[in-house]
């Protein structure tokens, strides 16, 4: 200092105002929000991540995950809880004009888009699965190997 394993952490924002109504953080007008990798610096590009649905294996109480003690090897209390591994499916939405060597990503204008279930009434902004999960990040510990 480089690959490569492990461990650890940490990883998603956003409804204020007014209208109508018997009821809307759900309609209306306004207003507000943008996950990770790549790339001229991106909610609209290329890729993936959650959700959801298929298949093949394992599991019905272990195991996982959370707190709290204690200990640095772990072990113990305590509410929860089924919540696994691999593959595959499928998932919205952007123009113009400046600038430049480049830029659907920078300025400038004008546009769209936003999974399920749930609600006294139709949700990107409220509750819920979710104290899950994860793309992935790092001045982290740490083995190995050049």
């Nucleotide at each position: 200092g480089c690959g490569a394993g492990a461990u650890u952490u940490c990883a998603g924002g956003g409804c204020g105002g007014g209208g109508c109504g018997c009821a809307a953080c759900u309609c209306c007008c306004c207003a507000c929000u943008g996950g990770c990798g790549g790339u001229a610096a991106a909610g609209u590009c290329c890729g993936c991540u959650a959700c959801u649905c298929c298949c093949u294996c394992c599991g019905c109480a272990a195991g996982g995950g959370g707190u709290c003690g204690u200990u640095u090897a772990u072990c113990g209390a305590c509410a929860c809880u089924u919540c696994g591994a691999g593959g595959g499916a499928c998932u919205g939405a952007a123009u113009c004009g400046g600038u430049g060597a480049a830029a659907c990503u920078c300025c400038g204008a004008u546009a769209c888009c936003a999974a399920c279930g749930g609600u006294a009434a139709c949700a990107g902004u409220c509750c819920g699965g979710a104290u899950g999960g994860a793309a992935g990040a790092g001045u982290a510990u740490u083995u190995c190997g050049c």
Molecule: FMN riboswitch aptamer (RFN element)